[in-house]
RNA sequence: GGCCCAUGGUGUAGUGGUAACACGACAGAUUUUGAUUCUGUAGUUCCAGGUUCGAUUCCUGGUGGGCCUA
Numbered sequence: 001g002g003c004c005c006a007u008g009g010u011g012u013a014g015u016g017g018u019a020a021c022a023c024g025a026c027a028g029a030u031u032u033u034g035a036u037u038c039u040g041u042a043g044u045u046c047c048a049g050g051u052u053c054g055a056u057u058c059c060u061g062g063u064g065g066g067c068c069u070a
């Protein structure tokens, strides 16, 4: 110098139009207790701007990480 990535605690989806799934956490039911099972709840778009009626998504800059080149 070039390219890619950043989404609940973790791993990942998400055609510009309600942010979602699995595991996990918590509460309840079941159980003598625990595990299993069932039901429910909370919790998230890296940061700052711009475009747009509307941005996780598009644009710009920054931060962090990875790969390539030298």
Base pairs, nucleotide, nucleotide: 001068002067003066004065005064006063009023010022011021012020017053025041026040027039028038029037046062047061048060049059050058